[in-house]
c-di-GMP-I riboswitch aptamer from a Candidatus Auribacterota bacterium, 72 nucleotides, folded computationally.
The coordinates come from a structure-prediction model, not an experiment, and the mean pLDDT is 76.
The model forms 94% of the base pairs in the Rfam consensus.
The sequence was found by an Rfam model in a public genome assembly.

Formats: sequence, C1' cells, structure tokens
RNA sequence: UUGGUAAAUUGGCAAUUCAGUAUUUAACUGAAGCGCAAAGCCACGGGGCAAUAUGUCAGCCGGGCUGCAAAU
Repeated sequence: UUGGUAAAUUGGCAAUUCAGUAUUUAACUGAAGCGCAAAGCCACGGGGCAAUAUGUCAGCCGGGCUGCAAAU
C1' cells in the first nucleotide's frame, strides 16, 4: 500500500416503541434498542414514495469517493 473480515478492543450510527416538551407539522430531549464495517458522503444508473417540485429515499440494489481497529 492492497485484499479479506473468524475473534476481540475503542468508539460510531440508530429501525421501531414508550414518555415528556412542543405543535399542524414533523422536530427536540430521555429511556429501551431492530439491526449496520462503512446504516459515513455523493441522486450517476435502476427502483420505491410522491406528484410538477424536477422533489424525496444513501437503513432498496448497483456504482464512485473517503475512513477506524486488528489475528493472518
């Protein structure tokens, strides 16, 4: 530097539910925690949602870029 991810460590993200705050619009706080090695970023291709904004979903699939740990 590249590839892979059996086990382990430090952390991270957070489906969904409950309570509270707050409120017409979907956010914030706390608890529980489905799961994820990229569940970090990008809407390029397909697809879902939505309905004209050319929007939304990166935790649908593919692709691109970047990143942590460590046996081998």